[in-house]
Molecule: Bacterial RNase P class A
Organism: Alphaproteobacteria bacterium
């Protein structure tokens, strides 16, 4: 110098003018019964991200349930081992698959517990079958040859063997050699695969080397389903507080009050049988409603004042001190963990963080120069913007930095 492969940051800078949202301090003013709210003028503070997106996981935090366990249902997860407040995320291994390598990729528990399925082509998809071929056996007024009462070879159809070849297929009851066979076959041997046992090695997934078993045992669980392990429901419009007017409940005091029952550890009285009266329930009656009246029938029901408490409207809070930033030390292969120090850093609620000029930076293009770099052009400088907060993951993003590593290709 080319081409990868991986990990981490940046993602515009400074100024001048108009503005905006926040908070805090000082002064002067309005609003509102309160609660509390707003204005102005002057100072002083802060003011978007790496994803604030998506709303896919995991928690804080509120309210609701719920006496404890523990089963079932339902949803999730799913090789081991760590990390974590927790996760389905993260780190370090394993196993499998890819790449020539750096390194990428994997939903990666169980298919001898059971049930299901395997299009299409194909003889045959789990049950083992036999389409073409391969071997035998017996058969033919069959053809051919010959050493002619037979023998051989070839064709036909029939009866068996067979799982080597071909052929279907994403898959065909282990491969690949060799022997053996009439062909052939784990029919036997050897290696390699799978299985089972127990040794070594590793905390473990797992790897290793032996014996044995000839093979009996397809693939599918992002098909039910088993197994282990995990899970209570809603979400800042959660929710908490402060709190008018009106209606309706409750307390106390006043007035007003026809009748009938009941009830009483009530008050006065009595010839003791009861009587007056007072609180309280019940009813009816008066009064009022229902379109005017009568009768019927449904419904309301004492008035007045002062308190208390629940709720509406309104109003505040919930809301920014946190599993926090940053910097060094120490532990750890690493996530990540302890320690000291230092910092305070958005809280809007039709929702501020913007706009303009000017000067650089960065890119592309042209033009010029050996070159370092000049000039001129550009409607080129992304993707996108907090709304109860925090860790993850996904996505989308103009143009850039830096590190470590690989393959090749040249020079020394």
């Nucleotide at each position: 110098c080319c081409a990868g492969a991986c990990g981490g940051c940046c993602g515009g800078a400074u100024g001048g003018c108009c503005g905006c949202c926040u908070u805090u301090c000082g002064c002067c003013c309005g609003g509102g019964c309160a609660a509390c709210c707003g204005g102005g003028c002057g100072g002083g503070g802060g003011g978007a991200g790496g994803a604030a997106a998506g709303u896919c996981c995991g928690g804080g935090c509120u309210c609701c349930a719920c006496g404890g366990a523990a089963a079932c249902a339902c949803g999730g997860u799913g090789c081991c081992g760590g990390g974590u407040a927790a996760c389905g995320c993260c780190c370090g291994g394993c196993g499998g698959g890819g790449g020539c390598g750096a390194c990428c990729c994997c939903a990666g528990g169980g298919a001898c517990a059971g049930u299901g399925c395997c299009a299409c082509a194909g003889a045959a998809a789990g049950c083992a079958a036999a389409c073409c071929g391969c071997c035998g056996g017996a058969c033919g007024c069959g053809c051919c040859g010959c050493u002619u009462u037979g023998c051989g070879g070839c064709c036909g159809a029939u009866c068996g063997g067979u799982a080597a070849g071909g052929g279907u297929g994403a898959a065909a009851g282990g491969g690949u050699g060799c022997g053996g066979u009439a062909a052939g076959a784990g029919c036997g041997c050897a290696c390699c695969g799978c299985g089972u046992c127990g040794c070594c090695g590793g905390u473990a997934a797992c790897g290793g080397a032996g014996a044995c078993g000839g093979c009996u045992a397809g693939g599918u669980a992002a098909a039910c389903c088993c197994c282990a392990c995990c899970g209570g429901g809603a979400g800042c419009a959660a929710g908490a507080c402060c709190a008018a007017g009106u209606a309706g409940g409750g307390g106390c005091g006043g007035u007003a009050c026809g009748c009938c029952g009941g009830a009483c550890g009530c008050g006065c009285u009595u010839u003791c049988g009861g009587g007056c009266g007072g609180u309280c329930c019940g009813g009816c009656a008066a009064g009022c409603g229902c379109g005017u009246u009568u009768c019927c029938g449904c419904g309301c029901c004492g008035c007045c004042g002062c308190c208390c408490g629940g709720g509406u409207c309104g109003g505040u809070c919930g809301c920014g001190c946190g599993a926090g930033g940053c910097g060094c030390c120490c532990g750890g292969c690493g996530a990540c963990g302890g320690g000291c120090g230092u910092c305070c850093c958005a809280g809007a609620u039709g929702a501020a963080u913007g706009g303009u000029c000017a000067u650089c930076g960065c890119c592309c293009g042209c033009g010029g120069g050996a070159g370092a770099c000049c000039g001129c052009g550009g409607c080129g400088u992304a993707c996108a913007g907090a709304a109860c907060c925090c860790g993850g993951c996904u996505u989308a993003u103009a143009g850039g930095c830096c590190g470590u590593c690989u393959g090749g290709c040249u020079u020394u």